[in-house]
């Protein structure tokens, strides 16, 4: 000095699945009935998988009998209009290690 890798920040993109049903509470319309909206309020059923979490193979390493993975599986948690979140990817900036 250059590129790769790793870490952090900023920024852009970012899927899937009921704006479910019943009840409570509040508000609007209505003479009332009824209806609409809201509510991290409760219960029930259906579903998703990309925060997190849990589980497993082969090869290989260590080792003589065990251990180690994921966008794979499970759905505990989370989620199923918008908002928010979101694995992962791109760009920029800063830092760290090794090699040339």
């Nucleotide at each position: 000095u250059u590129a790769u890798u790793c870490c952090a920040a900023a920024u852009g993109g970012g899927a899937g699945a009921g704006a479910g049903u019943c009840g409570g509470c509040g508000g609007g319309u209505u003479u009332a009935g009824a209806u609409c909206c809201g509510u991290u309020u409760g219960a029930c059923c259906a579903c998703c998988g990309a925060a997190g979490g849990c589980g497993c193979a082969a090869u290989g390493g260590c080792c003589c009998c065990g251990u180690c993975a994921a966008u794979c599986g499970c759905u505990c948690a989370g989620g199923u209009a918008a908002a928010g979140g979101g694995a992962c990817c791109g760009u920029u900036u800063g830092g760290a290690c090794a090699a040339a």
A computed fold for a 100-nucleotide RNA from uncultured Robiginitomaculum sp., annotated as Glycine riboswitch aptamer. The sequence was found by an Rfam model in a public genome assembly. Taxonomically the source falls in Robiginitomaculum (Bacteria, Pseudomonadota, Alphaproteobacteria, Maricaulales). Its Rfam family is "Glycine riboswitch aptamer". Rfam describes the family as follows. This family represents the bacterial glycine riboswitch. Model confidence (mean pLDDT): 75 of 100.